Predicted 3D model of a 409-nucleotide RNA (Bacterial RNase P class A) from a Sphingomonadales bacterium. The sequence was found by an Rfam model in a public genome assembly. The organism belongs to Sphingomonadales, within Bacteria. The coordinates come from a structure-prediction model, not an experiment, and the mean pLDDT is 76.
RNA sequence: CCAGGGGGCCGGGCAGCCGCGUCUUUCGCAAGAAGGCCGAGGAAAGUCCGGGCUCCACGAAACAAGGGUGGCGGGUAACGCCCGCCGGAGGCAACUCCAGGGAAAGUGCCACAGAGAGCAGACCGCCAGCGGGGCUUCGGUCCCAAGGCAAGGGUGAAAGGGUGCGGUAAGAGCGCACCGCGCCGCCGGUAACGGUGGCGGCAAGGCAAACCCCACCCGGAGCAAGACCGAAUAGGGGCGGCGCGCCAAGGCUUCGGCCAAGGCUGGUGUGUUUCGCACCGAUCGCCCGGGUUGGUUGCUGGAGCGGCAUGGCAACAUGUCGCCAAGAGGAAUGGCUGCCAGUGCGGAUACGGUCUCUCAUGGGAUACCGUCCGCGCUACAGAACCCGGCUUACAGGCCCCCUGGCGCA
Numbered sequence: 001c002c003a004g005g006g007g008g009c010c011g012g013g014c015a016g017c018c019g020c021g022u023c024u025u026u027c028g029c030a031a032g033a034a035g036g037c038c039g040a041g042g043a044a045a046g047u048c049c050g051g052g053c054u055c056c057a058c059g060a061a062a063c064a065a066g067g068g069u070g071g072c073g074g075g076u077a078a079c080g081c082c083c084g085c086c087g088g089a090g091g092c093a094a095c096u097c098c099a100g101g102g103a104a105a106g107u108g109c110c111a112c113a114g115a116g117a118g119c120a121g122a123c124c125g126c127c128a129g130c131g132g133g134g135c136u137u138c139g140g141u142c143c144c145a146a147g148g149c150a151a152g153g154g155u156g157a158a159a160g161g162g163u164g165c166g167g168u169a170a171g172a173g174c175g176c177a178c179c180g181c182g183c184c185g186c187c188g189g190u191a192a193c194g195g196u197g198g199c200g201g202c203a204a205g206g207c208a209a210a211c212c213c214c215a216c217c218c219g220g221a222g223c224a225a226g227a228c229c230g231a232a233u234a235g236g237g238g239c240g241g242c243g244c245g246c247c248a249a250g251g252c253u254u255c256g257g258c259c260a261a262g263g264c265u266g267g268u269g270u271g272u273u274u275c276g277c278a279c280c281g282a283u284c285g286c287c288c289g290g291g292u293u294g295g296u297u298g299c300u301g302g303a304g305c306g307g308c309a310u311g312g313c314a315a316c317a318u319g320u321c322g323c324c325a326a327g328a329g330g331a332a333u334g335g336c337u338g339c340c341a342g343u344g345c346g347g348a349u350a351c352g353g354u355c356u357c358u359c360a361u362g363g364g365a366u367a368c369c370g371u372c373c374g375c376g377c378u379a380c381a382g383a384a385c386c387c388g389g390c391u392u393a394c395a396g397g398c399c400c401c402c403u404g405g406c407g408c409a
Stems, first nucleotide, its partner, number of pairs: 001405010012340007020039002023036005041380001045391002048389005053222004058276006066218005071085005086100001087098004101213002106211002108207003123153002125149003131144005161179006180202001181200008226297004236288006242281001245264003250259003266280004304323008341378008351370003354365004
């Protein structure tokens, strides 16, 4: 200097004039006026996750249904997030990515091509050791067929482990070596896993972001949640299902019976069961109809932000010191002007940088950079209960670290 990778930050500034919003001070009977502090984001977006908070489900436990996650360890209030490590893939590397448990529990799919794609298979082929026939220089050679083979070729994304040697009639893990795979031991590591040694010829391809199995986790709804005040109406009407059982201290009695604490059983409140609790129009379903739409609150001091120290590879934790950064309520923070900054295009200029000649002075070249002028542009985009994440969008600029290449010293 060029190319690449990872991380952080800014994303307009200054001034003047006019105009907004909450809070607050002063003046004013009030309306209002004059001041003061503060006033959108790194994503406020998507609504994909996790929570705080609020209400509901009668409570507890187990199970089912439904949903979520999926290597190991750690962080966190928690997570599907973050950090570190393991394994795999890509890349020369820095680094990036991975719905990363199970195919030997079961079911299913692998089009077309191909002989054959889950328990197989013979298209082109190889062999002729057993049998038959022909030729023969008696070495052998040719044909047929029973049969043997899946090593070679072809098809395909993928073909029953791979490479090599031996063996065989030709072949085949048939045997052997190495690799792969399975099992066992030892060593290292918290673990995932890695290393190493031995045994075993070894029949089990791929897909589970196919159904499924395994492990772990999960109530529902949501600020239009909810609370209070005020006001008003009709604590409305109809139909249907299902239930209202037994015993009984005691009391009353017109002597026929009636009421009844309590007990048992049944039922309702929950998808099922057990236990507890409450209730006995407990309740389930459908139809018609009425009132409220106003105000206050929830609504901003937080799992908050920043500095330093300690621990940790890190995420982060602990301690300490400091800070308070919008709370609107149909929804505020804007408009104009000037200068500056950044950037794109066009033009000018040899003044400086740069390149080159010369020992030097100095000369030459060049519009690449600086300089000057003009025109244009200044990204993505606006809180609405609040946090922790992820994902997506972003003109332009700055800083730090790392990798590769070229060159110089």